Predicted 3D model of an 88-nucleotide RNA (TPP riboswitch aptamer (THI element)) from a soil metagenome. The RNAcentral record of the sequence draws on MGnify.
Order: sequence, then structure tokens, then C1' cells
RNA sequence: CCACUAGGGGCGCCUAUUUGGCUGAGACAAGGUUUAACCUUGGACCCUCGGAACCUGAACUGGGUUAUACCAGCGUAGGGAAGUGGAA
Repeated sequence: CCACUAGGGGCGCCUAUUUGGCUGAGACAAGGUUUAACCUUGGACCCUCGGAACCUGAACUGGGUUAUACCAGCGUAGGGAAGUGGAA
């Protein structure tokens, strides 16, 4: 690095005349509950200790945008899910 199996994770923001737009690997489908947010299942995608996939900090700080983890910081922070085989 690749393959197989197993496991972990998030699914956002704006718009309404409708559906379109932004970033991105992804940000969607079904069902349930009942007052709007939550839960379950599946899917694609990403990640699995060489761990920034993802969570906490966070209703965070600075910049920018119609708006949003949009960008940077935070981050040498604290957590976080593995086995086998093959090649170099």
C1' cells in the first nucleotide's frame, strides 16, 4: 500500500414561486414518536492505534459569507473503533 472480514463515525447551512445554491469523501432514503426535535434501520462515503474519521471543549476565538466547522486557530489538549493474508 492492497484485499477480505469485523468494527467506529457524521449526514450540515441558506432559499421558497420551485426547488435550487455553498463546502466537501459524504451531508440521503425509509419508518417511528410528537410538536420540532429526537430515535431506529439501510445506503453510499470516510476512518480503524502510523488513529483530525468522529466526539468533548463549543451557543468557543479571529476572518469571511446569504448562511453554515466555510477557512484558520483551539490541537504537541482530552477521548476514540482491528484482525488475517499478500506485495514492496